This is a predicted structure of a 74-nucleotide RNA (transfer RNA) from Candidatus Crickella caballi. It matches the Rfam family "tRNA". Gene Ontology term of the family: triplet codon-amino acid adaptor activity. It is annotated as a transfer RNA. The sequence was found in a public genome assembly. NCBI's taxonomy places the organism under Bacteria, Bacillati, Bacillota, Peptostreptococcales, Candidatus Crickella.
[in-house]
Order: sequence, then C1' cells, then structure tokens
RNA sequence: GGCGGCGUAGCUUAGCUGGCUAGAGCGUCCGGUUCAUACCCGGAAGGUCAUUGGUUCAAGUCCAAUCGCCGCUA
Repeated sequence: GGCGGCGUAGCUUAGCUGGCUAGAGCGUCCGGUUCAUACCCGGAAGGUCAUUGGUUCAAGUCCAAUCGCCGCUA
C1' cells in the first nucleotide's frame, strides 16, 4: 500500500428484513433488610449509537469519506 472485520452507558454487550420512546448484565448512587458489612430486594442516574455527509416520510440499522482498533496479505 491492498483486502476484510469491528466501533452502542464507566465495563461487557443485545438490537432480526429501516418503523413509534435504544434495552440488558456488572458497576455507581439512593432506599429496604442486618447490631454492622456482604448477599438479597426495590428504585434512580448514566447513551450527541466513533466523526462528517448522503439516501429516505423515517437511520443504531442502508451508502460514501474520515478517524481508531484488530486480522490477512504484498
């Protein structure tokens, strides 16, 4: 240099054939329980879905470029 895969919450990730409000587990915070801590139970916060542009009535999802990571290859 060429080709391919991946990028969603602090971490690990789901999201099918584009469709109303993006979910889950762990973690964090608050409350319950306990003499207390842990476990357990209830609740809450936390996401410009890597960036920009495009297609569309509608994009996490499709297209292009860029950035980052990984793999193959000259």